[in-house]
Context: one part of a larger RNA
RNA sequence: CUGGGUGUAAAGGGCGUGUAGGCGGGAAUGCAAGUCAGAUGUGAAAUGCCGAGGCUUAACCUCGGAGCUGCAUCUGAAACUGUGUUUCUUGAGUGUCGGAGAGGAAAGUGGAAUUCCAUGUGUAGCGGUAAAAUGCGUAGAUAUAUGGAGGAACACCAGUGGCGAAGGCGGUUGCCUGGCCUGUAACUGACGCUGAGGCUCGAAAGCGUGGGGAGCAAAUAGGAUUAGAUACCCUAGUAGUCCACGCUGUAAACGAUGAUUACUAAGUGUUGGAGCAAUUCAGUGCUUCCGUGCCGGAGUUAACACAAUAAGUAUCCCACCUGGGGAGUACGGCCGCAAGGUUGAAACUC
Numbered sequence: 001c002u003g004g005g006u007g008u009a010a011a012g013g014g015c016g017u018g019u020a021g022g023c024g025g026g027a028a029u030g031c032a033a034g035u036c037a038g039a040u041g042u043g044a045a046a047u048g049c050c051g052a053g054g055c056u057u058a059a060c061c062u063c064g065g066a067g068c069u070g071c072a073u074c075u076g077a078a079a080c081u082g083u084g085u086u087u088c089u090u091g092a093g094u095g096u097c098g099g100a101g102a103g104g105a106a107a108g109u110g111g112a113a114u115u116c117c118a119u120g121u122g123u124a125g126c127g128g129u130a131a132a133a134u135g136c137g138u139a140g141a142u143a144u145a146u147g148g149a150g151g152a153a154c155a156c157c158a159g160u161g162g163c164g165a166a167g168g169c170g171g172u173u174g175c176c177u178g179g180c181c182u183g184u185a186a187c188u189g190a191c192g193c194u195g196a197g198g199c200u201c202g203a204a205a206g207c208g209u210g211g212g213g214a215g216c217a218a219a220u221a222g223g224a225u226u227a228g229a230u231a232c233c234c235u236a237g238u239a240g241u242c243c244a245c246g247c248u249g250u251a252a253a254c255g256a257u258g259a260u261u262a263c264u265a266a267g268u269g270u271u272g273g274a275g276c277a278a279u280u281c282a283g284u285g286c287u288u289c290c291g292u293g294c295c296g297g298a299g300u301u302a303a304c305a306c307a308a309u310a311a312g313u314a315u316c317c318c319a320c321c322u323g324g325g326g327a328g329u330a331c332g333g334c335c336g337c338a339a340g341g342u343u344g345a346a347a348c349u350c
Stems, first nucleotide, its partner, number of pairs: 004321003007304002012318001014201001016199002021194003025088007033081002035077008049065006091191001092188003095184002098181002103177002107173003110154001115149007125136002162169002206247006215241002220236004258317001261314003267294004272289006299306002323350003332343004
């Protein structure tokens, strides 16, 4: 490199958007670049192959033949690819009638609870554990009642429920805003798919500046446990957790399963729509579309399992893998305030 692979053995990029590139629906017609056919020229000789011959054979040598798969020019063909023109509507998009939703941004607002403060009642304990102790409390705690302050999170509803490209999103109100779905078939007429680079987004922790700080809680301190205990348990407690702006760019960023399109037995739930039927009224039955579950046949698979939400059968594009360790390390480049990230070896060794 090829072949073969990528759910779990090595291997799907964290997710999107999109440039170049690759690939691309139906019909008609022109061209002839690719493609195909024929002709001409060339494709040196030797070598190699086939058939003869010469050295006693062989190696070796000589002769003849095919071939030299290629290139150039000319003539022709027009199915396919390409390209130009015209056209179509089923792919894609727009319009329109409706619909569901923790999708996003900023602003307001609510109750429960924890903590703290003030005051009243009240008296000796409270707290904590396997058991204790540190700790809090006669300067009146815990408990209880009223009032106040402040921050953070939103019980029930809540659901293999919903939305989002992923990360993720959950009290409530209005405002701004993205996407999606059913129906319709008015419009555009292939406008599509994928996507190296590029650019955007990207949990938690962390970093910078300024706020905020109730609870929780790395670090830290004390008490226990223990042979020790730099832990597990307990009492405290600072960064942080929260907000604004900026950075970081990583996760078991997982469905460990890249995106698109088409096709391929059944059964049973469910979110959101649409249609039909008889109605016998809370609704029922049937059909259908989008989504989301379970189960299961063919098929696939090393097995486990997957099975119309495929890991089945095909198409097309991207990414990635190539024994274990050394190592996601070193060096260099790029990025970052730093932490570090990204790209990413070799010697040696088994």

Predicted 3D model of a 350-nucleotide part of an RNA (small-subunit ribosomal RNA, central domain) from an uncultured bacterium. The prediction has a mean pLDDT of 86.